[in-house]
RNA sequence: CUAUCCCAGGCGGGAGAGAGUCGGAGACGGCCGAUGGCCGGCACCCGACCGCCGAAGGCGCAACCGGCCCCCGGAAACGCUCAGGCACAAAGGACCGCCCCGGGGAG
Numbered sequence: 001c002u003a004u005c006c007c008a009g010g011c012g013g014g015a016g017a018g019a020g021u022c023g024g025a026g027a028c029g030g031c032c033g034a035u036g037g038c039c040g041g042c043a044c045c046c047g048a049c050c051g052c053c054g055a056a057g058g059c060g061c062a063a064c065c066g067g068c069c070c071c072c073g074g075a076a077a078c079g080c081u082c083a084g085g086c087a088c089a090a091a092g093g094a095c096c097g098c099c100c101c102g103g104g105g106a107g
Base pairs, nucleotide, nucleotide: 001107005104006103007102009099010098011097012096013095018050020049021048022047023046024045028040029039030038031037032036051086052085053084057082058080059079060078064074065073066072067071
C1' cells in the first nucleotide's frame, strides 16, 4: 500500500405457524321502570389455558470437518423450542444481492 475476504454501516429482497378458547375491560349499538340498570359487543389491551412455527439469539444427544484419534476441538439452513413469533399491517428476521468516506487484513 492492498485483492479476495471478515466486521460494522446503508439500501433492496426475505418464509413459517390459531382472526384459537375462557375470563376481564372496552369504541359502539339496542332496550327499560332512565344521573341508573340490563343485553350485545370487531380490533386493540390485561390474565389464564391449549395448539402450532422456526430463519434474531440460545442450547444439542447433532450431519459434517479437524487433531496429538475409541478421546478432544470446531460445528449447519439438522435437531430442541428457553427466548421469540402465529389474520392484515407494523416490528423482527437466518440468508442473498448491491453500495460503502469506517475498522481489520493474508500478501